[in-house]
Molecule: Bacterial RNase P class A
Organism: Gammaproteobacteria bacterium
RNA sequence: AGAGUCGGCCAGGCAAUCGCUGUAGCAAUACAGAGGAAAGUCCGGGCUCCACCGGGCAGGGUGCCAGCUAACGGCUGGGGGGCGCAAGCCUACGGAAAGUGCAGCAGAAAGAUACCGCCGGUUUGUUCGCAAACCGGUAAGGGUGAAAUGGUGCGGUAAGAGCGCACCGCGUGGCCUGGUAACAGGCGCGGCUAGGUAAACCCCACCUGGAGCAAGACCAAAUAGGGGAGCAGAUGGUUCGCCAUCUCGUGUGGCCCACAUGGCUCCCGGGUAGGUCGCUUGAGGUGCAUGGUGACAUGCAUCCCAGAUGAAUGAUUGUCCACGACAGAACCCGGCUUAUCGGCCGACUCUUUCA
Numbered sequence: 001a002g003a004g005u006c007g008g009c010c011a012g013g014c015a016a017u018c019g020c021u022g023u024a025g026c027a028a029u030a031c032a033g034a035g036g037a038a039a040g041u042c043c044g045g046g047c048u049c050c051a052c053c054g055g056g057c058a059g060g061g062u063g064c065c066a067g068c069u070a071a072c073g074g075c076u077g078g079g080g081g082g083c084g085c086a087a088g089c090c091u092a093c094g095g096a097a098a099g100u101g102c103a104g105c106a107g108a109a110a111g112a113u114a115c116c117g118c119c120g121g122u123u124u125g126u127u128c129g130c131a132a133a134c135c136g137g138u139a140a141g142g143g144u145g146a147a148a149u150g151g152u153g154c155g156g157u158a159a160g161a162g163c164g165c166a167c168c169g170c171g172u173g174g175c176c177u178g179g180u181a182a183c184a185g186g187c188g189c190g191g192c193u194a195g196g197u198a199a200a201c202c203c204c205a206c207c208u209g210g211a212g213c214a215a216g217a218c219c220a221a222a223u224a225g226g227g228g229a230g231c232a233g234a235u236g237g238u239u240c241g242c243c244a245u246c247u248c249g250u251g252u253g254g255c256c257c258a259c260a261u262g263g264c265u266c267c268c269g270g271g272u273a274g275g276u277c278g279c280u281u282g283a284g285g286u287g288c289a290u291g292g293u294g295a296c297a298u299g300c301a302u303c304c305c306a307g308a309u310g311a312a313u314g315a316u317u318g319u320c321c322a323c324g325a326c327a328g329a330a331c332c333c334g335g336c337u338u339a340u341c342g343g344c345c346g347a348c349u350c351u352u353u354c355a
Stems, first nucleotide, its partner, number of pairs: 001351010012320007020033005035326001039337002042335005047212004054257004059208005064078005079093001080091004094203002099201002101197002115142002117138009150168006170190003174187005216277004226268006233246005248262004284303008
């Protein structure tokens, strides 16, 4: 000097004038007032209701180990695998010997085979080199394919083959060492091994009620205390009021049980759509200290930081500059994903050159 990797911060500033919303105030006025993603509605919760609320099946979700967290499919740290020269990045990472399915074409054959080839035997022919047919052996050589049933070498064989051996590879409910563990290394043993795919069905382990602020609560007002159809019963007791059992129905995903309950289901028609609460003090922010590799936790101190409801922050002027992209809260919070103009800071890797 160039090329990269990882992490953090900012999101136009300042001033003036007028304007908008909330809180406080009699008023003047004071203070505060959209994001790093507010977006997507993909996860997880808080909260509200069913409801007072249990069990199971199906369905759904997750899938290496250990931690963090209110919880998660999130995050942190490790392990295995893959990519990169590296710094680093990605990971949908339980099980294929429980079963089923799938893999076009090519190829002899893709849960197991013989097309060419090699070897042996018999017969025939012969130019005596061999050739052809049949039978048997073979999977080392060739071909096809993404993949042909471990690799290299030596021995062995009629020719071969883990057939045997050495090394590697693979497996191992054997042992040792390190680690909480996933796992790593070593020794021994084995077979010389029946491949891939579960983001296919499936098996295994763990988790799992539903609906949602248009939840829900209250106040006021209005209408038609509207019309029609269906299902509901049976048995026993009785002091004749009723009670019990069975059946039927209803009860915030489906089915069964339990529990509670007695009315439930459908069609037509009418009224209301107003106001208040929920609504912002929180699993809250910031600073310091301690502990931890870290995510975070604990303690102390300090701060209050939008609550609109046809929907609030806009307009003008001046000036500075990095000349502003993507883009606007609607109950709240923790994540993930997507979009994005530019600027600043720090650490690390590689290449080249100079000292």